Predicted 3D model of a 104-nucleotide RNA (Glycine riboswitch aptamer) from a Gammaproteobacteria bacterium. It was read from a public genome assembly, where an Rfam model found it. Its Rfam family is "Glycine riboswitch aptamer". Gene Ontology term of the family: glycine biosynthetic process.
RNA sequence: GAGACGGGUUCUGGAGAGCGGCGACCCCUGUGGGUCGCCCACCGAAGGGGUGCGGCGCAAUACCAUGCGCCCGAUCUCUCAGGUCCAAGGACAGAGGGCGGCCG
Numbered sequence: 001g002a003g004a005c006g007g008g009u010u011c012u013g014g015a016g017a018g019c020g021g022c023g024a025c026c027c028c029u030g031u032g033g034g035u036c037g038c039c040c041a042c043c044g045a046a047g048g049g050g051u052g053c054g055g056c057g058c059a060a061u062a063c064c065a066u067g068c069g070c071c072c073g074a075u076c077u078c079u080c081a082g083g084u085c086c087a088a089g090g091a092c093a094g095a096g097g098g099c100g101g102c103c104g
Stems, first nucleotide, its partner, number of pairs: 001102001005100002009096005018040001020039008041084003047080001048078003054071006
C1' cells in the first nucleotide's frame, strides 16, 4: 500500500415447523403467563454425524476404466443436539472499520 484470502467485530437482511396434551411448582387473579418433567406430531439454516463432488498416493496399465488407502467435506442427507405465537437464536449475504497474511 491496495483487490482477492483467513479469522474476529459492528450494523442490516434472513426461512421452516403444534399459541399441542398431561402433571408439578411459581407469578398473577385473568377461560392468563412462566419454568421443569413426560408423551405425541413436525422443522432444518446454531453445533454435530454420514455421504456426494473434488484432490493426492499405491496397485495394474501404452492410455482409459477398475480396486485400495488418505485428505477436504456440501444449502444433499440424518435429526443426536437445537427449534415449532412474539422475543431470543439463526446457515448465509451486503456494508463499515480493524487484525493477520501478501507485496514494496
The coordinates come from a structure-prediction model, not an experiment, and the mean pLDDT is 78.